[in-house]
RNA sequence: GCUUAACACAUGCAAGUCGAGCGAGAAAGGCCUUCGGGUUGAGUAAAGCGGCGGACGGGGGAGUAACGCGUAGGUAUUUGCCUAGUAGUGUGGGAUAGCCCAGAGAAAUUUGGAUUAAUACCGCAUACACUCUACGGAGAAAAGCAGGGGAUCUUAGGACCUUGCGCUAUUAGAUAAGCCUGCGUGGGAUUAGCUAGUUGGUGAGGUAAAGGCUCACCAAGGCGACGAUCUCUAGCUGGUCUGAGAGGAUGAUCAGCCACACUGGAACUGAGACACGGUCCAGACUCCUACGGGAGGCAGCAGUGGGGAAUAUUGCACAAUGGGCGAAAGCCUGAUGCAGCAAUGCCGCGUGUGUGAAGAAGGCCUGAGGGUUGUAAAGCACUUUCAGUAGGGAGGAAAAGUUGAUGGUUAAUAACCAUUGACCGUGACGUUACCUACAGAAGAAGCACCGGCUAACUCCGUGCCAGCAGCCGCGGUAAUACGGAGGGGCAAGCGUUUAAUCGGAAUUACUGGGCGUAAAGCGCGCGUAGGCGGUUAAUUAAGUCAGAUGUGAAAGCCCCGGGCUCAACCUGGGAACUGCAUUUGAAACUGGUUAACUAGAGUGUGGUAGAGGAGAGUGGAAUUUCAGGUGUAGCGGUGAAAUGCGUAGAUAUUAGGAAGAACACCAGUGGCGAAGGCGACUGUCUGGGCUGACGCUGACGCUGAGGUGCGAAAGCGUGGGGAGCAAACAGGAUUAGAUACCCUGGUAGUCCACGCCGUAAACGAUGUCUACUAGCCGUUGGGAGGCUUGACCUCUUAGUGGCGAAGCUAACGCACUAAGUAGACCGCCUGGGGAGUACGGUCGCAAGAUUAAAACUCAAAUGAAUUGACGGGGGCCCGCACAAGCGGUGGAGCAUGUGGUUUAAUUCGAAACAACGCGAAAAACCUUACCAGGCCUUGACAUCCAGAGAACUUUCUAGUGAUAGAUCGGUGCCUUCGGGAACUCUGUGACAGGUGUUGCAUGGCUGUCGUCAGCUCGUGUCGUGAGAUGUUGGGUUAAGUCCCGUAACGAGCGCAACCCUUAUCCUUAUUUGCCAGCACGUAAUGGUGGGAACUCUAAGGAGACUGCCGGUGACAAACCGGAGGAAGGUGGGGACGACGUCAAGUCAUCAUGGCCCUUAUGGGCAGGGCUACACACGUGCUACAAUGGGCGGUACAGAGGGUCGCUAACCCGCGAGGGGGUGCUAAUCUCACAAAACCGUUCGUAGUCCGGAUUGGAGUCUGCAACUCGACUCCGUGAAGUCGGAAUCGCUAGUAAUCGUGAAUCAGAAUGUCACGGUGAAUACGUUCCCGGGCCUUGUACACACCGCCCGUCACACCAUGGGAGUUGGCUGUACCAGAAGCCGGUAGUCUAACCUUCGGGAGGGCGGUACCA
Repeated sequence: GCUUAACACAUGCAAGUCGAGCGAGAAAGGCCUUCGGGUUGAGUAAAGCGGCGGACGGGGGAGUAACGCGUAGGUAUUUGCCUAGUAGUGUGGGAUAGCCCAGAGAAAUUUGGAUUAAUACCGCAUACACUCUACGGAGAAAAGCAGGGGAUCUUAGGACCUUGCGCUAUUAGAUAAGCCUGCGUGGGAUUAGCUAGUUGGUGAGGUAAAGGCUCACCAAGGCGACGAUCUCUAGCUGGUCUGAGAGGAUGAUCAGCCACACUGGAACUGAGACACGGUCCAGACUCCUACGGGAGGCAGCAGUGGGGAAUAUUGCACAAUGGGCGAAAGCCUGAUGCAGCAAUGCCGCGUGUGUGAAGAAGGCCUGAGGGUUGUAAAGCACUUUCAGUAGGGAGGAAAAGUUGAUGGUUAAUAACCAUUGACCGUGACGUUACCUACAGAAGAAGCACCGGCUAACUCCGUGCCAGCAGCCGCGGUAAUACGGAGGGGCAAGCGUUUAAUCGGAAUUACUGGGCGUAAAGCGCGCGUAGGCGGUUAAUUAAGUCAGAUGUGAAAGCCCCGGGCUCAACCUGGGAACUGCAUUUGAAACUGGUUAACUAGAGUGUGGUAGAGGAGAGUGGAAUUUCAGGUGUAGCGGUGAAAUGCGUAGAUAUUAGGAAGAACACCAGUGGCGAAGGCGACUGUCUGGGCUGACGCUGACGCUGAGGUGCGAAAGCGUGGGGAGCAAACAGGAUUAGAUACCCUGGUAGUCCACGCCGUAAACGAUGUCUACUAGCCGUUGGGAGGCUUGACCUCUUAGUGGCGAAGCUAACGCACUAAGUAGACCGCCUGGGGAGUACGGUCGCAAGAUUAAAACUCAAAUGAAUUGACGGGGGCCCGCACAAGCGGUGGAGCAUGUGGUUUAAUUCGAAACAACGCGAAAAACCUUACCAGGCCUUGACAUCCAGAGAACUUUCUAGUGAUAGAUCGGUGCCUUCGGGAACUCUGUGACAGGUGUUGCAUGGCUGUCGUCAGCUCGUGUCGUGAGAUGUUGGGUUAAGUCCCGUAACGAGCGCAACCCUUAUCCUUAUUUGCCAGCACGUAAUGGUGGGAACUCUAAGGAGACUGCCGGUGACAAACCGGAGGAAGGUGGGGACGACGUCAAGUCAUCAUGGCCCUUAUGGGCAGGGCUACACACGUGCUACAAUGGGCGGUACAGAGGGUCGCUAACCCGCGAGGGGGUGCUAAUCUCACAAAACCGUUCGUAGUCCGGAUUGGAGUCUGCAACUCGACUCCGUGAAGUCGGAAUCGCUAGUAAUCGUGAAUCAGAAUGUCACGGUGAAUACGUUCCCGGGCCUUGUACACACCGCCCGUCACACCAUGGGAGUUGGCUGUACCAGAAGCCGGUAGUCUAACCUUCGGGAGGGCGGUACCA
C1' cells in the first nucleotide's frame, strides 16, 4: 500500500445491551414413568413494552474561495452521562404492545376483537431554590428496583427501618457545542460596476442564544480599482519535499477542524442529528413478484466487476488499549491488537574467512614475446551468523473471582464501599523474542551502464541497413555510440524506464536582473488619485525599538538522555514554533498636530535674442497659360530612340494680361519650440526662455496609474481652389517578359476653410526631475571686469557641437547635453515563429487604431566583434590578360584521339581550364587485359613433403594448335658410400594465381593554382576572447627585393644566389679533329712529313658587381642616362615548385589493408576483336597556289644512331629495291644528297603544269603469316578545296613564321612525340575594358565560403489552429407554469381513554383538507 470511476456492488461481518424497569415465556436433548404424564433443560432461547446507546468510533474529499480553515479575541446561549451542593421522591387514574381469537396479502406487511404489566402515559398535592410578574401574586416535579434487618403491625403478599442504585427540581463546576469580530488564506479585468430584505431604524414574531433570521412600517442606503460582481480551479491546517536562505511546490500515512454518506429535498426523535449501517418524499439504477405490489444503498472491514501504468486476505482474537450497555459477572466491538500478501520505503544481516603463483586450465586480446580475467579458482587450514533439525524458554497480565484483616456507613457483628494479605487464575500473536545442541561451505546474485556531459575499453558481426539516442549526436566495410563477447561499475538490490516537484535558473531578480545596438522608454505635454519630499523648535506615540504576561494542541524538525545486541523504530526532558493579543516604557528617525524660517518653487520690476504660434495685408523672380509682334522648320526627349508638339506657323524671341503655389542668395553640427515642427516682407494679438538688481509669498515641490490636450505624411467628409508636381491610368521605349527603373502625357492628391483619423526608423532607436564627478577646443544669447580700445583679453551663466581622463559597457562605444556616481516617481521586457495576428471589448463615416491570446511548431532566433571567402564596392600593381601586330584553328580532303552508335567482343582507364596525336617511346600473331570455341586443375610461377628419374636429346604418328602416344641416344657432379646439390616427372595438401573490386582505406609518383610572392613561428605588447601586432604605412623591386618609419624584436619555409648550358678571353692538352707557316705528292682531296699558331674538342681559370660618372630621390633603397666592355642592370635558356587547395589522377607501372573467385574472375591454344561507321567534337598534316608549281644547275648545318647493327665503292632496276661485300664497337667507317636559299627556264590566274583524296593495274621490303589489318615504288585515275560563319588559339627576338635533319619505340609500320640546326620578321600608344593573380580597404543574413545563402506561388496531405451547411453536450441568469413529502399558521369535515362537567357536553388531542414556502 486504488493518486484513476464521490463508478456499480454478490456474500459475510462492522451497534448493541440491560431480567437488579415490565408482563409473558418455548423446544430439542437427558432422567423417571403406572404410558396419562412428571421432572430437568429453564424462568433458559426467541419475541415484545420500557431505559440507555445508536450524534462516538470507522470511511472517503464530491461540494465549498466561505468566518470554511488558521490565528487572536468576544458572549446574547445550551450542555445527557460525570463531580460538588441544596431540597424532595406524597397520592390517585386510564390505557397499550406482547400473548389469544378472527381476517386481508405471494410477500413486505396489515385490519378487527378480547385480555394485561411497568422506572411507559396522565391527574392531584407539595415548592428551599427556579421561571413569570401589574410585586398583590401566579406557574411548574418525581418511579421505583436490589440487598439486609432487631423491635412493631399484617389480609401473611408485605408495611416499616436501613444501605446502595435510580428518579424529580435547582445551583456551581467540568466537558462538549452554538454564535459574533480583527487579520491572514488561489487564478482571470478579453469579468467594471454590483445590490431590493438589498443597507439602516422602530415594533413584533422566532431561536438555546445576538441578529433582516422572518414580517409590518419608515429612510435610501450598502459594496467596489486597497479589485465589488462574475467566472475557472481547490477541502483548510499542524506539517511534507526541496532550497544556503528568502522562497517554490504540496496537503499520502499521523493529528486538529470542516463538509459529505446513491442524487435532490424535508422534518421527526433526542442533551446532542436535520442523523453513513434511522424516517418520509421525489429521481436514477439494481433486485423480488402470484403483476396487485414490495425491497435496497460498502466514500465501514474483507471481497467482486469496471476503469487504469498501478496498489493486498471474503484471516485470527477481544489476551492488551479504548468504547457502548449492565450493580456485576459479562455481552457486543472489521475501533483496536495481531497475522497473511507486495524489496513499495527505511534500517540491519547473510550468500563464507584465512592462506594459496605452476600467476593452472578455459575465455578474451595480442605487436606471437606476452597481457588480462586473477588470489580469482583448484588445493590446504578454519568458522557456522541466517536458513534446517532437536530441546529449552521470558515479557506483553493489570484485573476479575474466592477468602481473611482494618476502616467507613448503620440500631447492627447483615449487606455495601475503601485500603490491604493469601489462594485461584485470563495470551489472538505463538512452533513468539531469546538461549542451547547437531551437521556441513554446505541451501542463498542480480541489474544497469562503459563517445562527451559521467566513474568505466577492446575484439567480432552489421554496413545510413538493422538499430541507438536525455542533449550534442552515432551507423554509408577497419563503429570504444548499433548487436554479441571478454573486461570494467554498483550490489539484495540495480536502473531515470515513464510521469511529477524543487534545485541548479540571478531564465520573474524581496534577498537578487534589466530596457542606445541583444526582448524592453508610452510620439510629446498638462494633470487627478497614489508614491516621495527643504530648515528649526515643541508636542503626540500610528509606524519603530525594548521589557513583561497570555497564547502559539499533540506528533514532527533540532539538542541532551533512556529502551529494543546495533540501527531504523519507540520513549523522557529541553529548545524552537521567527506569529498574534494585552500591558508597561523609550522618543532618535518616518508619520500626525502646532509655531516659525528661506537655500527649493513662484511673483513683481528693467533689459534681451529668436524660421515660437494665430490671423490680416504686401512683394519680386520663376513656371504655365491667354491674346498680339518678329520669324521659319523643326522642337522636345534619351545611353540610343520613339510616343508627343509643329507649315492650321511650334520651339526661339519681344512687349502686355491672368492664375496658383513656393519663397533663391542670406544659411551656419546657427536660432526657436514639449514633441510633431517652424524660413520673402510689414502691422496686430499672443506663449515661452535667458539675464541684472532689489523686494514679496513661505515648501506652495517632483513624478504621475486612469483622464485630458497637442500630434508629420498619407487617408476620409463638406465646400472652394487647381500654376507646377504627380499615386492610379494611357502611350512610347528597354527586356526572354517589364503590370518597373527611362521618356511623353495625366486624374485623385498636394493648396484654403471647417470636421475626422491618431499613426511613423514620431530616433539621440537613450522617460521626467534633482545633486555630485579631470580637462581642452569651437559656436549662439545675456551679464561683469581689464587695459594696449581691438577682427582684444579674462571671468560667469543659459544653450548647442567636437575630442578626451576616471568610471561604465558583451563589445561597439558613452563620457558635466553620461550609457559615470546616487536619489524620487512612471512606463516597459522575460527564447524564435505563430503574432502585434484571432476572438471579445472600446474608438472611428470608412480605412483602420487600441487592448491582446492560444493551439501548433523549432533548437534555436539575436547583438557586438574576429578571421577568411565573395561583391555587376573602392584604391594600387602584375601577366601575350587586353590592346598593337604576325601566323593559325573553326570551312575541304586525309591522319589521329574521344563521344555516340553498332557488335559475340569492339578490353580498361583519363572528363572544364588541369580528358580527347592522353596511359600507348609503335594493336597483322605476340602485345591483349576483350569475345566465341576447344583444352588443364597443386596449376605457366614460389616454398615445403613423399616417390621415381640425371639433366637433356633424336625421330615418328594424330591434331590447325594447346596436347597426346611411341621412340633413339645419354647415366653426369660432390661423398665420411648412409646420402646430398641442381634439374625433370608423378602424387598429397598447405598454398600458388587474379590487368577481379574499393584512388572515398593507403604508400609512392604526378597534375593544377603557380615560378604566383607569398606562408608561418618564438618572445614581447594590445584585447575578457576569437584574434591583432610583427606581415600594416611612405618609397622601391621581377620578388615579404631593399630602404626609411614603426610595440615590436628576431627567426624559418619560399624569392634571389650556389648547379648545368650558351655568349668572350686566357692557360693546359693534341687524336680519329685542325692546317697559318715549312716541305712532298695528286686530276683532285690534311693525302703524307711535320706543326700546336687558328677552328674545334675538354679540363681549369678570368669576366658583370649598379663596380665607375652625371642626374632624380629623403643625405636612403632605388631609378634614369652614359662610359668602358664579348656581354649591363636577373645577359639568354634549363633544372629547381613554400604553407596549402581540388576526398584532382593513378589499386591497369609498382607496393599495399579490407572484400571477392579457387575444375575458375586462375592457366595454355588457334581464330576474331581493340582497325566497325549514319554522325558529333578535339589535335594535326596537305592544300586552295605565281613571295608559287615543274625542270635543270650550284652552295652552306647542327645534333644524333650503329655489331641480332649502320653499310661504302661498284653492278642491275624508271623506282621502291636487289646483288655486292669494304669499313666501322665509331671526332677514324657509315646512316648522310640537308632543305628552304641562289642561278637559269617554263607555266599566266584556270579547279590550272594548283591540289592530291579516291580508285584500277603492276611491284618492292619486313615478317611463320600483310584477307580482316603494314609501309613504300611505278603507270593510270584526278574528289573536295579558289583562304573559310559565329567563335577561338599561339607568339614580344634569334622569338613568331618557314625549311629540312636526327633519335627513341621498332622485324616492319609517324602527318605523333622528343631533339637539332638553316633562313628570319612585325608590333607593344597604353591599362578603360575581358580573363587570371597579388596587397590595402569597405559591406555581408556567406563559412561545403556566390556553383553561397534565400523568398513566394503551385502540386500532395489534413496532425494542429481557423472557416464551414450544420449537429450535440455541460454550466448558468431572468421571466413564467405545475408542484411531492414536510414544519409553522389557520381550519371545513370526522374520530376521540385519562381532566372538568349541570352528564347535555366542554377542554384537549388524532386523522383529514388548506394559504405561504418548498